[in-house]
Molecule: transfer RNA
Organism: Bacteroidota bacterium
């Protein structure tokens, strides 16, 4: 340089066009407890960025930005 895959909570994974994007850990508040841990409840927290398609895009489509494999 060309070609192919990737990008989603702090982390690791769902969600294959349709309700308020699920869940595990992790944090934080509370209950329990002499303390802690462990258990129960509650909370906060994410869709790489700009466009396109389409009534509706995490999903389909250009680009551009990061990684990651091959190749020369």
């Nucleotide at each position: 340089g060309c070609a192919c895959c990737c990008g989603u909570a702090g982390u690791u994974g769902a969600a294959u066009g349709g309700a308020u994007a699920c869940a595990a850990u992790g944090c934080a508040g509370g209950c329990c407890u002499c303390c802690g841990g462990a258990g129960c409840c509650u909370g906060a927290g994410a869709u790489g960025c700009u466009g396109g398609u389409u009534c509706g895009a995490u999903u389909c489509c250009a680009g551009c930005c990061g990684g990651g494999u091959g190749u020369a």